[in-house]
Context: one part of a larger RNA
RNA sequence: GGUAAUUGAGGGAAUUCGGCAACCUAGCCCCGUAGCUUCGGUUUAAGGGGUCCCUGCGGUGGUCUUCUUUUGAAGGCGAUUGCAGGGUGCAAUGACAAGGGAGGUCCGACUGUUUAACAAAAACUUAACGUUCUGCAAGUCUGAAAAGAUGUGAAUAGAACGUGACACCUGCCCAGUACCAGUAAUUCAAACUCUCUUUCAAGGGAGCUAAGAUCUGGCAAACGGCGGGAGUAACUAUAACUCUCUUAAGGUAGCGAAAUGCCUUGCCGUUUAAUUGACGGCCCGCAUGAGUGGUGCAACGAGAUCUCCGCUGUCCCCAAUUAGCAUCCUCCGAACACUCUGUCUGGUGCAAAGGCCAGAGUAUUCCAGUGGGAAGUGAAGACCCCGCGAAACUUUACUGUAGCCUGUUGUUGUGACGUGAGUUUUGGUGUGUAGAAUAGAUGGGAGUUGCUAAAGCGUGAUCGCUAGAUUGCGUGUAGACGCCGUUGAAAUACCAUCCUCCAGAACUUACGCUGCUUACUUGAAAGAGGACAGCAAUUGGUGGACAGUUUGGCUGGGGUGGCACCCUGUUGAAAAGAUAUCAACAGGGCCCUAUGGUUGGCUCAACUGGGUCAGAAAUCCGGUGUAGAGUGCAAGUGCAAAAGCCAGCCUGAUUGGAUUUCCCAAUCUACGAAAUCCAACCACGAAAGUGUGGUCUAGCGAACUCUUGAACCUCCUUGAUGGGGGUCAGGAAUGACAAAAAAGUUACUCCGGGGAUAACAGAGUUGUCCCGCCUAAGAGCUCAUAUCGACGGCGGGGCUUGCUACAUCGAUGUCGGCUCUUCCUAUCCUGGCUGUGCAGAAGCAGCCAAGGGUGGGGGUGUUCACCCAUUAAAAGGGAUCGUGAGCUGGGUUCAGAACGUUGUGAGACAGUUUGUUUAAUAUCUACUGGAAUUGUUUGAUAUCUGAGAGGAAGGAUCUUUUAGUACGAGAGGAACAAAGGUUCGGCGCCUCUGGUCAACCGGUUGUCUGAUAAGGCAGGCCGGGCAGCUACGCGCUAAGGGAUAAGAGCUGAAAGCAUCUAAGCUUGAAGCCCGCCUCGAAAAGAGAUAUCAUAGAGCUCCUGUAAAAGACAGGUUUAAUAGAACCGGUGUGUACACGCCAAGGUCACGAGGCGUUCAGCAUGCGGUCACUAAAAG
Repeated sequence: GGUAAUUGAGGGAAUUCGGCAACCUAGCCCCGUAGCUUCGGUUUAAGGGGUCCCUGCGGUGGUCUUCUUUUGAAGGCGAUUGCAGGGUGCAAUGACAAGGGAGGUCCGACUGUUUAACAAAAACUUAACGUUCUGCAAGUCUGAAAAGAUGUGAAUAGAACGUGACACCUGCCCAGUACCAGUAAUUCAAACUCUCUUUCAAGGGAGCUAAGAUCUGGCAAACGGCGGGAGUAACUAUAACUCUCUUAAGGUAGCGAAAUGCCUUGCCGUUUAAUUGACGGCCCGCAUGAGUGGUGCAACGAGAUCUCCGCUGUCCCCAAUUAGCAUCCUCCGAACACUCUGUCUGGUGCAAAGGCCAGAGUAUUCCAGUGGGAAGUGAAGACCCCGCGAAACUUUACUGUAGCCUGUUGUUGUGACGUGAGUUUUGGUGUGUAGAAUAGAUGGGAGUUGCUAAAGCGUGAUCGCUAGAUUGCGUGUAGACGCCGUUGAAAUACCAUCCUCCAGAACUUACGCUGCUUACUUGAAAGAGGACAGCAAUUGGUGGACAGUUUGGCUGGGGUGGCACCCUGUUGAAAAGAUAUCAACAGGGCCCUAUGGUUGGCUCAACUGGGUCAGAAAUCCGGUGUAGAGUGCAAGUGCAAAAGCCAGCCUGAUUGGAUUUCCCAAUCUACGAAAUCCAACCACGAAAGUGUGGUCUAGCGAACUCUUGAACCUCCUUGAUGGGGGUCAGGAAUGACAAAAAAGUUACUCCGGGGAUAACAGAGUUGUCCCGCCUAAGAGCUCAUAUCGACGGCGGGGCUUGCUACAUCGAUGUCGGCUCUUCCUAUCCUGGCUGUGCAGAAGCAGCCAAGGGUGGGGGUGUUCACCCAUUAAAAGGGAUCGUGAGCUGGGUUCAGAACGUUGUGAGACAGUUUGUUUAAUAUCUACUGGAAUUGUUUGAUAUCUGAGAGGAAGGAUCUUUUAGUACGAGAGGAACAAAGGUUCGGCGCCUCUGGUCAACCGGUUGUCUGAUAAGGCAGGCCGGGCAGCUACGCGCUAAGGGAUAAGAGCUGAAAGCAUCUAAGCUUGAAGCCCGCCUCGAAAAGAGAUAUCAUAGAGCUCCUGUAAAAGACAGGUUUAAUAGAACCGGUGUGUACACGCCAAGGUCACGAGGCGUUCAGCAUGCGGUCACUAAAAG
């Protein structure tokens, strides 16, 4: 001096972010308990009383003995309990053990769980409520599959979510997204069908078409969402009411400056002396709100917050004590760190130096401490930026993949029915007009057919052009048709082959529906399912479940913003050229078949004279007119028989080639733009000639890919075509413009780097800030300057805020407070002066002055600001916004969590809220102290001097006297000087008061030593307390001298006056130097005086006026230095033993009292006394 404890006067939270820490309380019995309530609780609420010892008398169980056996009685032991009397102490749960309490609010219902090692919570869980999926070979999950879990369970079950007890409730919106259902139509892949490509193939097209999508509905306890503007009531205000825009709907009930309110410390009330707090209200709520649940709520909470009572060392304001460290001795003995080395001030310097420069300081060494510095040690900064770094997470980023849905094919067989298609076959059908008549086409053809029943008739069926045709059945009975003829393009019976359409049958095939059983699945089996499912291949869809990646650059840090990212003009640009900035001013990403080429002609703007309507200005005439116009578009250059304007004719705005310039740089390129030339072919012009777009400088784009044109080269087969590939020339875009195909988050983060680049601090600057000065319009009744001072101008400071990015990113710990020191003055108080719109008093303004002082509280993390009560005053600043190897950790700024807002989301928010590890043994230097050595020219012992250093050693105030005086009309109301207090500070002390007092004395609990006595242990607790140390106690804490500041003066010129000044002189402050106190011959200029001269000093030993170790002081037998003993004083409070008394009790016994006894015990004090030790050295 830390650490851990004990005690504390008076005050009692004034401390602090916050009662953190500590204290108080405490067990049991009795009494008594509010409000609230889910009636269970809260409850040990709160608040009171009792608690020990002795004696006696009882009660209730147990057990034993005795008595006469029982009912019982008596006695003993042990347990428990009641009453009465007596008694002691400060104190009776005497130690140990053992809740402080009450009230308001927020959150979460509760018990429980969680980030092992910074978060225990409001987070998670929970019972309860709700939604969704699921009938079992289920649903969900794991797995590549086999298989497995749920579950050997079965909807009162399992799974996935959301809310979170209970009470009252849970509004509106289906437009978006998701999900569910439906779906005439549209779209839609493969397969299939048809078709094109001369055939084949590849390929193209069309058709058919699943899921999906479009579409139609539903669904919010799904994801989610829930407006604006006007007007209006008989005071005002407000708006029940009205109008209007608009939406999918426009926030209902509740609640509300809230864990949510920016403004904001909202407003009002309560609480307080004072409240950024708390509580209760209000409600334009930046940005509340209903199962992302809303509002309440008893109980519960190591949760957050406010208040009160009690209590206290948290504090005023610290003090004493204890233990163990540190300290000293002996032994053992690390780690970290470590270039050299190690002074201060100022300056300089990459802008913050132990080393450089200047000055000052410094003899050397050791010890104990303190932590100012080494931009100290520790860790290649975690913030920030950068990286064509990483990772994790998200999604309507890009590209994919599982999974799921889905068509087709295979595994895959067999029927019926229906609907298509194809082939074969049977039967029918076929009307232009003319013609008997309904003539399919062509060919053959002169007969064919008819008792197997012709014509006709009846009846029915089919077709139909309504005339009829075909045909079944019945009847009927022997003919009917053709050729011929007519008509016509064609002529008929009959036969054959075909066409259109219809019907039937058979076969093949597709689809739909419905069976079957044998594949297959399942089952132990019986059976069940069944060509489905499953599996395999393939098609399309969906698909952050999973994967790989991307997520630009510039930039007065980055982000937001912007584009300074391609190009043009002017300025900047410093008269060659070139030249930067997120410099300044403007532009381009076109337009034009004439706005181009050529030839010819003309002259503009403006002004002025004249002139019908006609005006300032219309068209016309004359004049002047170097461009003041125009030139498609910016600016600049250029341009007058033109480069402008008008007209004629044209397409040179053409093809091929070469060179050069700009872009473009140190050099070489691409694209683009332009210039010059050659050749070709043209236009205009009589010709010379001009013309390769626009007077010039902007108007732009690679490869791959696609496409257009030319019809040139080439490939396979070759007889040819088609096709493919290439060449040349156009078109389609990359504007991040020499050109990837590309979204976010990270506070859970990581790596590599950067002071190339931000946040803190420094440096520079000083717009801003603060403080002055000049001028003086004005205010001040008058009057600029008692006081205030506009518009302007000039400075200083380096505290605010900026700017810069110079130092630091292999780390300089970041706000505020506490503690402690020093400096500045632009002075708040105190001191001395001046002016005054100074009578006095009180002020106002200024000058000198930094010696001293500048305080206590409330709310807030606050600095600041506000408030309360005081005060002489409650000044402002610097020191790395002084100070974290000094403390704190409330704020900010990690990881948890919540609210509001925002984002689809991961997440985010100079928004809010709660929670959240502050390392270390000091090497050097510095400082505070303590020692040793050497030097100082012989050594030593004493006494001094005082260069120099330090101090504030004192500061302030009140009262009284002066004096109710001076002054003043009054009201009011001083001073010089003197006295006495108070407060703050300093030094010292312990007589008193108070604290402490593990020396000591006493009381007492538990337990142990068998009991008594006496003791041990818990320093047990409690009551006292000497010395010592202490404050809350006591004492002291100058006058004066010298020189000055501002100021006041004397004399006095320059300047015959005046003038405090120029020479000279006198004054004048808490300030300066002395005086006072302390250190101080190592003061290298190292001092002086006295004495001694072989003396003197040290070690050892006993000690304390001293003390960490050293040192210092005293003593050492010629001695009271220490111990012991005795005497005195002091503390405690009356010992042991004995005697007497004592409530009672038959006795025995008996707490306790009185006396012997101001006793006993103790003694760091004073004295006496050599008993012991200061021996020998």
The part of an RNA shown here (large-subunit ribosomal RNA, half B) has 1177 nucleotides and comes from a Candidatus Woesearchaeota archaeon. It matches the Rfam family "Archaeal large subunit ribosomal RNA". Rfam links the family to the GO terms structural constituent of ribosome and ribosome. Taxonomically the source falls in Candidatus Woesearchaeota (Archaea, Nanobdellati). The full RNA is in RNAcentral, with records from ENA. Model confidence (mean pLDDT): 83 of 100.